About this RNA:
c-di-GMP-I riboswitch aptamer from a Clostridia bacterium, 86 nucleotides, folded computationally. The prediction has a mean pLDDT of 88. It was read from a public genome assembly, where an Rfam model found it.
Order: sequence, then C1' cells, then structure tokens
RNA sequence: UAAUGCUAAGGGCAAACCUGGCGAAAGCCAGGGGCGCAAAGCCAAGGGUCUAAGGACAAUUUUGUCUAGGACAGCCGGUUGCCAGA
Repeated sequence: UAAUGCUAAGGGCAAACCUGGCGAAAGCCAGGGGCGCAAAGCCAAGGGUCUAAGGACAAUUUUGUCUAGGACAGCCGGUUGCCAGA
C1' cells in the first nucleotide's frame, strides 16, 4: 500500500415495538428498547424503492390515473475511515 475479517482490545451505531412531538403521506426527531451491523460513518444532482400535499388529466360529485421539487444511505452504488493478537 492492497486485499481480508473465522480474532483481541477500546469502543461505536441501533431494527421491530412503546411514549411524546413534527408531517398530507412516505417518513423524521427525542426518550425507552435491541433485531442486527466492520463502515448500520458521509453522499439523494447515478440506479432503485416509498409517498403524492401541490399540479396535470379524466369524471356531475364521491373519486381515479400520472407526476418529486418530499422521503429512504439498515437496497445497489460512490466516498472517507478505526483495529489487526485469528
């Protein structure tokens, strides 16, 4: 330096669920919790997924379809990085 992670130490993060709050929703924030994670750090102007308030179209209405400028990094991807005793 690159790969690897069946290991040691110090630690780190925190799914579902519950409570409170924000939001139209997806989802997010705080506390509890702990399924898991070697990048479960960061990046949403690469792909993908979710939502559809607003907008467009259709419909007499109820409503339906489409749409991201809203979300998800714990889907793929990009990027930076700790440890090194198996």